[in-house]
Context: one part of a larger RNA
RNA sequence: GCCGGUGAGUUUUUGAUUGCCGCAUAGUUUAACCAACUUCGUUGGGAAGACACAGUGAAAGCGAGCCCUAACUGGGCUGACACAGUGGCAGUCAAUAAACCCGAAACCGGGUGAGCUAACCUUGAGCAGGUUGAGUCCCGCAGAAAUGCGGGAGGAGGACCGCACUCGUAUCCGUAGCAAUGGGUUGAGAUGACUUGAGGUUAGGGGCAAUAUGCCAAACGAACCCGGAGAUAGCUGGUUCUCCCCGAAAUAUAUUAAGGUAUAGCGCUGGUUAAUUGCGGCAGGGGGUAGAGCACUGAAUGGAUCGUGGGGGAGCAAUCUCUCGCAUCCAAACAAACUCCGAAUACCUGUACGUUUAUUCCAGUAGUCAGACUUGUCGGGCUAAGCUGAUGAGUCGAAAGGGAAACAGCCCAGAUUCCCAAUUAAGGUCUCUAAAUAGAAGCUAAGUUUUUAAGGAAGUCAUGAACCACAGACACCCAGGAGGUUGGCUUAGAAGCAGCCAUCCUUUAAAGAUAGCGUAACAGCUCACUGGCGGAUGGUUUGUGGCGCCGAAAAUUUACCGAGGAUUAAGCUUCUUACCGAAAUUGGAAACUUCAUGACAAUUUAUUGUCGUGGAUUGGUAGGGGAGCGUUCUAUUUGCAGUGAAGUUGUUCUGUAAAGAAUGGUGGAGCGGAUAGAAGUGAGAAUGCCGGC
Numbered sequence: 001g002c003c004g005g006u007g008a009g010u011u012u013u014u015g016a017u018u019g020c021c022g023c024a025u026a027g028u029u030u031a032a033c034c035a036a037c038u039u040c041g042u043u044g045g046g047a048a049g050a051c052a053c054a055g056u057g058a059a060a061g062c063g064a065g066c067c068c069u070a071a072c073u074g075g076g077c078u079g080a081c082a083c084a085g086u087g088g089c090a091g092u093c094a095a096u097a098a099a100c101c102c103g104a105a106a107c108c109g110g111g112u113g114a115g116c117u118a119a120c121c122u123u124g125a126g127c128a129g130g131u132u133g134a135g136u137c138c139c140g141c142a143g144a145a146a147u148g149c150g151g152g153a154g155g156a157g158g159a160c161c162g163c164a165c166u167c168g169u170a171u172c173c174g175u176a177g178c179a180a181u182g183g184g185u186u187g188a189g190a191u192g193a194c195u196u197g198a199g200g201u202u203a204g205g206g207g208c209a210a211u212a213u214g215c216c217a218a219a220c221g222a223a224c225c226c227g228g229a230g231a232u233a234g235c236u237g238g239u240u241c242u243c244c245c246c247g248a249a250a251u252a253u254a255u256u257a258a259g260g261u262a263u264a265g266c267g268c269u270g271g272u273u274a275a276u277u278g279c280g281g282c283a284g285g286g287g288g289u290a291g292a293g294c295a296c297u298g299a300a301u302g303g304a305u306c307g308u309g310g311g312g313g314a315g316c317a318a319u320c321u322c323u324c325g326c327a328u329c330c331a332a333a334c335a336a337a338c339u340c341c342g343a344a345u346a347c348c349u350g351u352a353c354g355u356u357u358a359u360u361c362c363a364g365u366a367g368u369c370a371g372a373c374u375u376g377u378c379g380g381g382c383u384a385a386g387c388u389g390a391u392g393a394g395u396c397g398a399a400a401g402g403g404a405a406a407c408a409g410c411c412c413a414g415a416u417u418c419c420c421a422a423u424u425a426a427g428g429u430c431u432c433u434a435a436a437u438a439g440a441a442g443c444u445a446a447g448u449u450u451u452u453a454a455g456g457a458a459g460u461c462a463u464g465a466a467c468c469a470c471a472g473a474c475a476c477c478c479a480g481g482a483g484g485u486u487g488g489c490u491u492a493g494a495a496g497c498a499g500c501c502a503u504c505c506u507u508u509a510a511a512g513a514u515a516g517c518g519u520a521a522c523a524g525c526u527c528a529c530u531g532g533c534g535g536a537u538g539g540u541u542u543g544u545g546g547c548g549c550c551g552a553a554a555a556u557u558u559a560c561c562g563a564g565g566a567u568u569a570a571g572c573u574u575c576u577u578a579c580c581g582a583a584a585u586u587g588g589a590a591a592c593u594u595c596a597u598g599a600c601a602a603u604u605u606a607u608u609g610u611c612g613u614g615g616a617u618u619g620g621u622a623g624g625g626g627a628g629c630g631u632u633c634u635a636u637u638u639g640c641a642g643u644g645a646a647g648u649u650g651u652u653c654u655g656u657a658a659a660g661a662a663u664g665g666u667g668g669a670g671c672g673g674a675u676a677g678a679a680g681u682g683a684g685a686a687u688g689c690c691g692g693c
Stems, first nucleotide, its partner, number of pairs: 001693006011097001013095011027051003033045005055062002065077004100238002103235001107228006118202009127192001129161003132157001136153007165189003170185004204220001206216003213222001241628006251264005265368002267365005277358001278355003281351005291341001292339002297335002301331005307326008371396010401412003416590004421586003427580003430564003436577001438576006449566001455550002459547010477532004482506003487501003512527001515526003591618001593616011629682001631679010647666008
């Protein structure tokens, strides 16, 4: 891992409620216990007690009334009309207990451990060899001595080197190993606070500890074993057959509360209410939002003033001037916590209209309290986030189908089942790929399409404006572009062209006291301006709109059309007609639920069932409700079986399903049907448990 088996809402007591049954026109019912027959047990007795039949008061009590009060003509509760309860069984829920199942770490009690290890006690054992040479002593010399020097003896040391022994420094190997701590090389101590044998002592709220939270029998911040014990787990996981109907929530409030719970909200089931209920339409209302405005509050800009205050300057002063405020006026303009104004919606009220219970209430019973995205309006943030919060709508959640290449939350559309087609939605129609290589008119040349901005540009199309133009425009080309004059000043020089000032006049078709290049300064080359040439449905300048261009750099592989590929498109814009396209809609058949209606049947006589017709419904998580299938056993009844039961393995058939039946093989002795009842009653999941492979 697979296969087989096993594996989770049970039972007790009490209460609530629903259904059924018994008895009931006030009743219903026994408990302990007793008796009879007796194997379990059944039957009979037993009215103590319980609930109901009357309420009220704190109570004594009184009683169709009672209480409050001194007392009600007041107030509170109750009664009338008549009134139904009680016991049992079953379902659901709550409480109670282990309470659907498995799961802690822990806590407590009683014991077992020092054959591992820590410390200690008693008694033993061990330490090759080599080196060093302390105190002390002896001898000699010196000295008065203390003492010093030299020689010798001797053999101290938590001394030195280094086996055994003990340890475990560094590194490599090993890592399901040789080994649940080892091996190789290297290393530390090796007469000591040394190592070690045997026998003992200390025990878990404890011991021991040259303290490391270390050790106390291979996991010690509190050992192990058994017990309390099925501890508790607001946490995680799991929770077993089928079909039908309905169908949520992820919010408010509170909470030692925030991933829990309670109440409300929203679901389901059964009743009730039937009303000027709900929703829609219509009518009428209040508002202070959007917008707008500046009349108030606040903030802010420009200007004016013979107003007024402060400061600076000039002046002997009068006064003048500059500047800063305040006030007034004018203009333009801002505000969630401004308003002289003021919608649409929403909300409330009414209603003769539409819909027809969708509404309200009662009882029982849930789940939900982590929501997500898209879109409208807002707060926070950076007018950031697949961000965060609010409010309205939608979808997902709990929704399949078609489209968006793929894609919970986007677009279309809500799947009862089956059948063959058709009509459409969104979206599409060159091929992959169903349907137009459709039609009409334009645009685009960038493969734009098939990613983006500020900004940039004789791209191109359309549409304006101004001006020039056959008295010849624009561009090219040819020619001229002069004289006073080298203007004056400046300067070494300054001659159109370093700089300053002025910028006139003349001749002209036209020509600046010069727009640019150039020279040391001149010179020289152009320009403005003029003529000629040439001959235009033209030209120059400037707007607006459409589609394009640049701006445009990333890491595995093209990789920003899904691909191929596409250029009067298979791109973009506008228009037109076809077609394709879904589980939508339509057609046919069938089923379920429910409503209406018809016939028949049954009985408890007002309900149920069967058959038919018509209408509507039937996505679904949590969850609620309904109806069934199958397993084991029990009772009653009825059957099968060696002419082959159960089991097992094939095939065929029936039923909406759980399932059932027939038949072949195997097997070799028990097993079904019906009606009731009772449950150890259904397996794929729990890192489930047991077994096999």
Molecule: large-subunit ribosomal RNA, domain II
Organism: Saccharimonadales bacterium (SeqCode)